[in-house]
RNA sequence: UAGAAUUAAAACGGUUAGUAACGUAUAUGAUCAGAAAUAGGGUCUGAUUGUCUCUACUCCGACACCUUAAAUGUUGGAACUACGGUACUCAUAAUGAUAAAC
Repeated sequence: UAGAAUUAAAACGGUUAGUAACGUAUAUGAUCAGAAAUAGGGUCUGAUUGUCUCUACUCCGACACCUUAAAUGUUGGAACUACGGUACUCAUAAUGAUAAAC
C1' cells in the first nucleotide's frame, strides 16, 4: 500500500444484547471424615462453613519441611460466576487472514 473474511437492530431517543475496563462478593479460603502416596512422594472422594449471591472453590510454579512415618506448611501467578454503574457497537467505522515494499 492492497485486502479475503468478520462485526445487533434503517435514522433519532430509549431498552435489550455483545464487548471492555472498573467496583462489590470470596480470601479461587477455612474445617471435619474416609481412602491414598512417600524425599522421583506430598493426592483423591464426600460433607459442613464462607457471599444482602447463583455457580465455582481448581491449575501451573517456587521455597521449606517430613530420613520412610503420618502429617504437611508458606508463598507467586492465572480465572469463572453473580450483581452494579460507565464506555463502545452500520460500515465514509472497527478488526483484519493474506500479499508486496521499506